[in-house]
Context: one part of a larger RNA
RNA sequence: AGCAUACGGAGGAUGCCUUGGCUCUCAGAGGCGAAGAAGGACGUGGUAAGCUGCGAAAAGUCACGGGGAUCCGCACACAGAGAAUUGAUCCGUGAAUGUCCGAAUGGGGAAACCCUCUAAGUUGAAGACUUAGAAACCGUAAGGUGGCGAACCUUGGGAACUGAAACAUCUAAGUACCAAGAGGAAGAGAAAACAAUAGUGAUUCCCUGAGUAGUGGCGAGCGAAACGGGAGAAGCCCAAACCUAAGGAAUUACGGUUUUUUAGGGGUUGUAGGACAGACAUAAAUCGAAGACAUGUAACAAGAACUGUAUGGGAAGACAGGCGAAAGAGGUGAGAGCCCUGUAUUGGUAAAGUGUUGAGAGGGUUUGUAUCCUGAGUAUGGCGGGACCAGAGAAAUCCCGUUUGAAACAGCCGGUACCAUCCGGUAAGGCUAAAUACUACUGAGAGACCGAUAGUGAACAAGUACUGUGAAGGAAAGGUGAAAAGUACCCUGAGUAAGGGGGUGAAAUAGAUCCUGAAACCGUAUGCUU
Numbered sequence: 001a002g003c004a005u006a007c008g009g010a011g012g013a014u015g016c017c018u019u020g021g022c023u024c025u026c027a028g029a030g031g032c033g034a035a036g037a038a039g040g041a042c043g044u045g046g047u048a049a050g051c052u053g054c055g056a057a058a059a060g061u062c063a064c065g066g067g068g069a070u071c072c073g074c075a076c077a078c079a080g081a082g083a084a085u086u087g088a089u090c091c092g093u094g095a096a097u098g099u100c101c102g103a104a105u106g107g108g109g110a111a112a113c114c115c116u117c118u119a120a121g122u123u124g125a126a127g128a129c130u131u132a133g134a135a136a137c138c139g140u141a142a143g144g145u146g147g148c149g150a151a152c153c154u155u156g157g158g159a160a161c162u163g164a165a166a167c168a169u170c171u172a173a174g175u176a177c178c179a180a181g182a183g184g185a186a187g188a189g190a191a192a193a194c195a196a197u198a199g200u201g202a203u204u205c206c207c208u209g210a211g212u213a214g215u216g217g218c219g220a221g222c223g224a225a226a227c228g229g230g231a232g233a234a235g236c237c238c239a240a241a242c243c244u245a246a247g248g249a250a251u252u253a254c255g256g257u258u259u260u261u262u263a264g265g266g267g268u269u270g271u272a273g274g275a276c277a278g279a280c281a282u283a284a285a286u287c288g289a290a291g292a293c294a295u296g297u298a299a300c301a302a303g304a305a306c307u308g309u310a311u312g313g314g315a316a317g318a319c320a321g322g323c324g325a326a327a328g329a330g331g332u333g334a335g336a337g338c339c340c341u342g343u344a345u346u347g348g349u350a351a352a353g354u355g356u357u358g359a360g361a362g363g364g365u366u367u368g369u370a371u372c373c374u375g376a377g378u379a380u381g382g383c384g385g386g387a388c389c390a391g392a393g394a395a396a397u398c399c400c401g402u403u404u405g406a407a408a409c410a411g412c413c414g415g416u417a418c419c420a421u422c423c424g425g426u427a428a429g430g431c432u433a434a435a436u437a438c439u440a441c442u443g444a445g446a447g448a449c450c451g452a453u454a455g456u457g458a459a460c461a462a463g464u465a466c467u468g469u470g471a472a473g474g475a476a477a478g479g480u481g482a483a484a485a486g487u488a489c490c491c492u493g494a495g496u497a498a499g500g501g502g503g504u505g506a507a508a509u510a511g512a513u514c515c516u517g518a519a520a521c522c523g524u525a526u527g528c529u530u
Stems, first nucleotide, its partner, number of pairs: 001529009015515001016479002020450002022447007029439002031148002039101003042055003046078001050074002061095006070083002072080001106115003116134007136145003152183001153181005163170001167217001193200002204231004214222002235431003238375001242265010270409001272374004276368005286361002291357005300347003306321004322338002329341003381403007390416001411426005466473002486514001489501004
């Protein structure tokens, strides 16, 4: 020096565990904000650095309800002539207080700071202080807006990498991203629709149709619709004609006439309808204030049934004999239906919410068809773009810019150039629940999901420590024991280090770097080899 064995050190794998995560389901809720939010700064405890709570009334104040013996958060210690059965702590609901910054809003500002004005008060005055008010925009005013928030939604803008095995049309993709706005959903929506000689009857979503019809440097690719089957179903209101009232203007022979504005009535459609003229009726659907009744809801309450023996530190395991179940979950010194907390089940109260009732609102049919009305810089056309399955094509349809520019129900639009016939519809105003999308948040629950290098970055003072001028980046780190019983006392020692006795404990090689304790690596002892 090597090898082997034994015993250690070091290290923290493995096993076991789970306070935390991940992915979903059902239900709720779907917003907060000038009554000052979200998010912060600074304070606040007897001692107080962090977290949590709270706000100069500061781990809290008040009221009501619950609850019933301890309590003064995490936090296991000390202190307290501290609290509490005259009901505390705690839980629920409501109220009060709520510094400063922040939309931040009196002005300013390098956020959490500085400086004003007005009124009232503390004074007789100055100064100082206290309280209240003082931003902008919209609105006559009352009042409203602003900012924040995970996704979902609508709109305005809008890439590139990439694919085409290069690349330019094309694709990626109207995606990412930016901006604006809204709601619990949004958007769409009651046919100027589909269809095809037969019919359907608003919209939305799913299945299918179908990777079809199409489109396409006919490359890469892109890619419908109707029918059919389901989910869910709901329909309405204006403008106009006409009537009435009030006001203005023009004109006047002062009798009026014309025109216009506002308000009310009327009216709302394609088998055209309505006005108008005539006739007959006075209903139903629907909406719905206050109150009443019912339901419902927070904390919470009741809630079955077991003992003995031995082992053991400890019984719930074993043995013996019982019992309960509309109740087999978790905890407790080892596998507990019957020990504890719960669960099934039953009960319980304020407000909100929901349902019923409800004053009232609402609202009809028919005959005639002379006249009047039925959405105009609109529809259409040209040019240039965009959206559709459709890349300009034979290119309909829809939208935008520009330029033109109708008709008036014997009208007009569409049915994929265009024309005719036929059929369907009635544009140029508006509203509309449900079926659909999403989950930051609350409650209940689930998992052939993870189990501390996994699962969230984060099971721990985690978006912390730390890094960076900054935008931003971003960790590591869980486990004594059933119970702290966390080693009294003695000795060695310079020692509050460390160790040896001793004590606790089932165990201390469970002693706080604490369950188990692998390997690398480092020793000690013994043996063998060189």